The prediction has a mean pLDDT of 81. This is a predicted structure of a 73-nucleotide RNA (transfer RNA) from a bacterium. It matches the Rfam family "tRNA". The family's RNA type in Rfam is transfer RNA. The RNAcentral record of the sequence draws on ENA.

RNA sequence: GUGCCUGUAGCUUAAUGGAUAAAGCGUCAGUUUCCGGAACUGAAGAGUGUGGGUUCGACUCCCACCAGGCACG
Numbered sequence: 001g002u003g004c005c006u007g008u009a010g011c012u013u014a015a016u017g018g019a020u021a022a023a024g025c026g027u028c029a030g031u032u033u034c035c036g037g038a039a040c041u042g043a044a045g046a047g048u049g050u051g052g053g054u055u056c057g058a059c060u061c062c063c064a065c066c067a068g069g070c071a072c073g
Stems, first nucleotide, its partner, number of pairs: 001072007010025004018056001027043005049065005
């Protein structure tokens, strides 16, 4: 340099082009306990790598760029 793959919450993952982007772990609070853990209940936390485009409507389709990975040279 060329081709391909990946990018969504602190972490790991979901989400036919159509609901207020869903869950597990973790965090916080409560119940329980002598205390902690476990268990149970509840809460907070992301607008989807960045910028454009298509569309009535985009995490999803298209283009460019950024970051990471793989292959080739």